Small-subunit ribosomal RNA, 3' major domain from an uncultured prokaryote, 475 nucleotides, folded computationally. The full RNA is in RNAcentral, with records from ENA. The prediction has a mean pLDDT of 81.
[in-house]
Context: one part of a larger RNA
RNA sequence: UGACGGGGGCCCGCACAAGCGGAGGAACAUGUGGUUUAAUUCGAUGAUACGCGAGGAACCUUACCUGGGCUUAAAAGCAGUAUGAUUUUUCUGGAAACGGAAUUUCCCUUCGGGGCAAAUUGCAAGGUGCUGCAUGGUUGUCGUCAGCUCGUGCCGUGAGGUGUCGGGUUAAGUCCCAUAACGAGCGCAACCCUUAUUGCUAGUUGCCAGCGAGUAAUGUCGGGGACUCUAGUGAGACUGCCGGUGUAAACCGUGAGGAAGGUGGGGAUGACGUCAAAUCAGCACGGCCCUUAUGUCCAGGGCUACACACGUGUUACAAUGGUCGAUACAAUGGGCAGCUACCAGGCAACUGGAUGCUAAUCUCCAAAGUCGAUCUCAGUUCGGAUCGAAGUCUGCAAUUCGACUUCGUGAAGUUGGAUUCGCUAGUAAUCGUAUAUCAGCAAUGAUACGGUGAAUACGUUCCGGGCCUUGUACU
Numbered sequence: 001u002g003a004c005g006g007g008g009g010c011c012c013g014c015a016c017a018a019g020c021g022g023a024g025g026a027a028c029a030u031g032u033g034g035u036u037u038a039a040u041u042c043g044a045u046g047a048u049a050c051g052c053g054a055g056g057a058a059c060c061u062u063a064c065c066u067g068g069g070c071u072u073a074a075a076a077g078c079a080g081u082a083u084g085a086u087u088u089u090u091c092u093g094g095a096a097a098c099g100g101a102a103u104u105u106c107c108c109u110u111c112g113g114g115g116c117a118a119a120u121u122g123c124a125a126g127g128u129g130c131u132g133c134a135u136g137g138u139u140g141u142c143g144u145c146a147g148c149u150c151g152u153g154c155c156g157u158g159a160g161g162u163g164u165c166g167g168g169u170u171a172a173g174u175c176c177c178a179u180a181a182c183g184a185g186c187g188c189a190a191c192c193c194u195u196a197u198u199g200c201u202a203g204u205u206g207c208c209a210g211c212g213a214g215u216a217a218u219g220u221c222g223g224g225g226a227c228u229c230u231a232g233u234g235a236g237a238c239u240g241c242c243g244g245u246g247u248a249a250a251c252c253g254u255g256a257g258g259a260a261g262g263u264g265g266g267g268a269u270g271a272c273g274u275c276a277a278a279u280c281a282g283c284a285c286g287g288c289c290c291u292u293a294u295g296u297c298c299a300g301g302g303c304u305a306c307a308c309a310c311g312u313g314u315u316a317c318a319a320u321g322g323u324c325g326a327u328a329c330a331a332u333g334g335g336c337a338g339c340u341a342c343c344a345g346g347c348a349a350c351u352g353g354a355u356g357c358u359a360a361u362c363u364c365c366a367a368a369g370u371c372g373a374u375c376u377c378a379g380u381u382c383g384g385a386u387c388g389a390a391g392u393c394u395g396c397a398a399u400u401c402g403a404c405u406u407c408g409u410g411a412a413g414u415u416g417g418a419u420u421c422g423c424u425a426g427u428a429a430u431c432g433u434a435u436a437u438c439a440g441c442a443a444u445g446a447u448a449c450g451g452u453g454a455a456u457a458c459g460u461u462c463c464g465g466g467c468c469u470u471g472u473a474c475u
Base pairs, nucleotide, nucleotide: 002474003472004471005470007469008468009467010466011465012464013463015460016459019423020422021421022420023419026315027314028313029312030311031310032309033308034306035305042053043052064301065300066299067298068297069296070295077123078122079121080120081119083117084116088102092097106115107114108113126290127289129288130287131286135284136283137279138278139277140275142273147186148185149184150183151182152181153162154161155160166177167176168175192267193266194265195264197235198234199233200232201231202230203229207224208223211222212221213220238261241255242253243252244251245250317416321375322374323373324372325371326370327369333364334363335362338357339356342353343352344351345350382413387408388407389406390405391404392403393402429452430451431450432449433448434447435446
């Protein structure tokens, strides 16, 4: 100087407390461990692994296993040699591939040559093999915590200290006062995006107040720019004003005005560093290793196994509910190998027609809610696992191993031990919708979007963190 203390002081955080809803019990989905296996490819392992890499494992993917092939090679480059290739069909085979037959003899040219294709030779390729403890790049975490440092000066023999401490204040090393320090840098804040209000400009594919036309009905038509909206540019919030406290910074106020008030809400943004943290399987790269194989092609299998254990979720155990009928209101986003109005068939998944849309034009497109009926507290008209049968769709192909529909079947489960998690407002809870990946889908996941919409916080003992101080047999 740090680190540590079941030392002290101050402060903060869904850290506890106050509340609301969960997990832990059940079934299933999914990931992991373990076990099994020819293989169950590999990585991630307290917080910081475990619906994680994977934002799509039937084949492919695929890296694994079994079997069958190839060895200048499945793909790229350079040089040399000698060429004109191709294409179609058939046999064998699980395919890769091998052999046979038929057909055909490339394009440009300044006639020197050039291009393309295949064959062959050489140089060279290839490796998801190892090392993340050789590395780059990227990432997690402490933590969006308020810290981490430097120049000159001063103090100390020196390591080092001071500044950065003290008194206030702040979300903040934020600012003020004081001060052997005076300044500065990386962080904080601001600048950026979005949302909340509004002026102006613009008016189509959006809108329809007033005017006119028309319909069974609809901005449907003429028209209009008022309104909504769209998207460009401005305004607006700064403790600016008022009162109180204070030297000041600042704090307090059911103060005014205002759409918004003290960082308005949300996002992006992550200092010096820590964990030899993660990744050689995204990519790149040093070294090592393989080279008729640890490379490469193909078929089938596996990654989906199943006495068990754990994590994360979904569905429930019901009446604030289930079922049936009627009926209302979104936003984001997507669409041509696509989204599909509408009509017809089918109980339905879906199918057959047909139309619009390369989209503010057409389309995908709501559910909780509201109204009415029924069920009457039961393992039930709760719950839907499991299993049987018949089908639909995608796709060469649904057996291992897809999703969905209909009929039947109707398991556990009556609110969950110790323990434990999330959340402070348009939040929790609850309800549906969209998208990426994608032929299809194991999506209950992820990422977004809107609808409905609470309760509680007296306070600071515990947990974690920050600052100061003190002790130490550690550094």